This is a predicted structure of a 531-nucleotide part of an RNA (small-subunit ribosomal RNA, 5' domain) from a metagenome. The prediction has a mean pLDDT of 83.
Context: one part of a larger RNA
């Protein structure tokens, strides 16, 4: 000198992009962060038309406690554990699995039985239940079919050191399904979209497996019986001591085994001429976690922050019999600490979930707000002005300096303040109407494309224009040397400064004021830490 998630003192016009609990992974008031589908389904609420024997019943629209289906495994937090195949990076599996999604194929045939919701009775203070009765599904279960698929056993033909592995054929056996909304027809039927089943290929996502790299101490020296390796069996999507049963005695270590202490890794940031050093805030891959400890249940995907069972600690409620809860999502409080923001607007854009869609939901996001906490940009005017004015300081009393600086004159108008206009972000999507194409006997739909319509949280914001008006915008540390910049007065080893050297005991450029100089500048110094 550079660098900061930074604090502190003192001072502060604006704008823009950024950044913001580094400590207590301490405790949580409240609100809001994952729902959606009535084009799965049985009811049941309402409107509004019609029909009526005035009991009511039929259609259509509207809504949704229940039952079903997808999503709650993303997306948002954290950094607490973790020295490990967690991370990185180069390879690999002849040992696996993948729900939506792609592209190809082959099929959706028959029939059964409950149940919730509701009703009725009961128990409870609540949380929530018990009994008994009805009923439906794309919900559940039979039977049937198997192109392809899996297992066995078989033929034969390739590879591999090898248990093996693959191709290609044969027999046997096994194991699916769900319909909904139009649209033509008189009908039988046909057919369009969106679901549904059963394999295959891909694409994503994930499993596992080997080298090889990146901490500290040896004042940690020997660790290891599920230990090491066989065989066999379970287990698992799958390889394996992953677990078991039986056998051999093996593994690992000064190329640091064990242990102990500290720590999420990277990508990157900081610094350095590089080499290294130092760090992992923000963004972005990748792990690991969710009060703390275990558990497994559902699914494709979890041992699952806003699921679920035990166990603790700890808050709340309670009729004392039982019950409730999990902000290390956003927003917000107490605490801790030098120290870290609003209980803001919106789904307008992107992006996810669900839907046929129309749309709902979305504290992700988009944005606004607060903080000079960084970076960067602009401004606080510009020219002319010499009786060198007043006035301050100083003096050798002549003057010298603050100084073209002040007033005075003539301009500019950035910015801010006051009027006026005023966007892009939003139309490749949405709806509404034509049109043309494949296709279709033909119509819906389906791609293509013309027109209109509506949709902005930022927000009258960005940006322009135009008016008055020098009016509204300058601290901050320094001056003895290192280091740019010095006199007076005051103090008198005091009272102080001080980063080193060191100043102060009556002429202090070092201390305290003033004056005058220097330095950055909306900042300026100070302490920390890294190079």
């Nucleotide at each position: 000198g550079g660098a900061c998630g930074a604090a502190c003192g003192c001072u502060g016009g604006c704008g823009g992009c950024g950044u913001g609990c580094c400590u207590a992974a301490u405790a949580c008031a409240u609100g809001c962060a994952a729902g959606u589908c009535g084009g799965g389904c049985g009811g049941u609420u309402u409107u509004u038309a019609c029909c009526u024997u005035c009991g009511g019943g039929u259609a259509a629209g509207a809504g949704u406690a229940g039952c079903g289906g997808c999503g709650g495994a993303c997306g948002g937090g954290u950094g607490a554990g973790u020295a490990a195949c967690a991370c990185g990076u180069a390879g690999g599996u002849a040992a696996c699995c993948u729900g939506c999604c792609u592209a190809a194929c082959a099929g959706a045939c028959u029939g059964g039985g409950a149940u919730a919701a509701c009703u009725a009775c009961c128990g409870g203070a609540a949380a929530c239940g018990g009994u008994a009765g009805c009923u439906a599904a794309g919900a559940c279960c039979g039977g049937a079919u198997a192109c392809g698929u899996c297992a066995a056993c078989u033929a034969u033909g390739g590879g591999g050191c090898a248990u093996c592995u693959u191709g290609u054929g044969g027999u046997u056996g096994a194991g699916a399904a769900a319909a909904g909304c139009g649209g033509a027809g008189c009908a039988a039927u046909c057919u369009g979209c969106u679901a549904c089943u059963g394999g295959u290929a891909g694409a994503u996502g994930g499993a596992c497996c080997u080298g090889c790299g990146g901490c500290g101490c040896a004042u940690u020296a020997g660790c290891u019986a599920g230990u090491u390796g066989g065989u066999g069996a379970g287990g698992u999507a799958g390889a394996g001591g992953c677990u078991c049963a039986c056998c051999a005695a093996g593994g690992c270590g000064a190329c640091g085994a064990u242990g102990c202490g500290u720590a999420g890794c990277c990508g990157a940031c900081c610094u350095g001429a590089g080499a290294g050093g130092g760090u992992g805030a923000a963004c972005g891959g990748c792990c690991a976690c969710a009060c703390u400890g275990g558990g497994a249940c559902u699914g494709a995907g979890a041992c699952a922050c806003g699921g679920c069972c035990c166990a603790g600690a700890c808050u709340c409620c309670u009729a004392c019999g039982g019950g409730a809860g999990g902000c290390a999502g956003c927003a917000g409080u107490a605490g801790g600490g030098a120290a870290u923001c609003u209980u803001c607007g919106g789904c307008a854009a992107u992006g996810g979930a669900c839907g046929a869609a129309a749309g709902u939901c979305u504290g992700a996001c988009c944005g606004a707000g607060c903080a000079a906490c960084g970076c960067c940009g602009c401004g606080u005017g510009a020219g002319u002005g010499a009786u060198g004015a007043a006035g301050g300081u100083u003096u050798u009393c002549g003057g010298a300096u603050c100084g073209u600086a002040a007033a005075a004159c003539u301009c500019u108008g950035u910015u801010g303040c006051c009027a006026g206009g005023g966007a892009a972000g939003a139309a490749u999507g949405a709806u509404g109407u034509g049109g043309a194409g494949a296709g279709u006997a033909a119509c819906u739909g389906c791609u293509c494309u013309g027109c209109a319509u509506a949709u902005g949280a930022c927000g009258g914001u960005a940006c322009c224009u135009g008016a008055g008006a020098a009016g509204a915008a300058a601290g901050c540390c320094c001056c003895g040397g290192c280091u740019a910049a010095c006199u007076a007065c005051g103090u008198g080893c005091c009272a102080g400064c001080a980063g080193c050297c060191g100043c102060g005991g009556u002429a202090a450029u070092a201390c305290g004021u003033a004056g005058g100089g220097g330095g950055c500048a909306a900042g300026c110094g100070u302490u920390g830490u890294c190079c």